c-di-AMP riboswitch aptamer (ydaO/yuaA leader), 139 nucleotides, folded computationally. It was read from a public genome assembly, where an Rfam model found it. It matches the Rfam family "c-di-AMP riboswitch aptamer (ydaO/yuaA leader)". About the family: This family represents a conserved RNA structure found upstream of the ydaO and yuaA genes in Bacillus subtilis and related genes in other bacteria. The ydaO/yuaA element is thought to act as a genetic 'off' switch for the ydaO and yuaA genes in its native state. It is believed that the element may be triggered during osmotic shock leading to activation of ydaO, a predicted amino acid transporter gene, and members of the yuaA-yubG operon which code for KtrA and KtrB K+ transporters.
């Protein structure tokens, strides 16, 4: 020097999933934890009009990019794909990756008013080009 590999912080990454307030409980004080309320994002249900006007075990539908297609094995598991994601924002391009899982429970088109309900989880990742911005120094 170079690869590889772990922990750690910083700015940060996928997600709606953050932000502030009162409280109790502890000897106190700070943070976590709990329980509760607000903002602020997201999700459902729900009328005219509009759609369907033919769909109902061939069940339906909902969240979420996460569909569909081959093939293969009766295995343990491939290959692609609609689609989605990677350091201000937009196009363009290059790499890299994701294409899951899980809820409703015989039920649901759009849907104002209204009604509801979530705010988990899990990482360690900065390529180039145009264009537009932001904020810092300097004068």
């Nucleotide at each position: 020097a170079a690869u590889g590999g772990a922990a750690a912080u910083a700015c940060g990454c996928u997600u709606a999933a953050u932000u502030u307030c009162c409280g109790g409980a502890u000897a106190u004080g700070a943070g976590a934890u709990c329980g509760g309320a607000a903002a602020g994002c997201g999700g459902g249900g729900g009328a005219a009009c509009c759609a369907a006007u033919u769909u109902u075990u061939u069940g339906g539908g909902g969240c979420g990019a996460a569909u569909c297609a081959a093939g293969g094995a009766u295995g343990u598991a491939u290959u692609g794909u609609a689609g989605g994601g990677a350091a201000c924002c937009a196009u363009c391009u290059u790499u890299c990756c994701c294409g899951a899982g899980c809820c409703c429970g015989a039920c649901a088109g759009c849907u104002a008013a209204c009604c509801u309900c979530g705010u988990c989880a899990g990482c360690a990742g900065u390529g180039g080009a145009u264009g537009g911005g932001u904020c810092a120094a300097u004068c």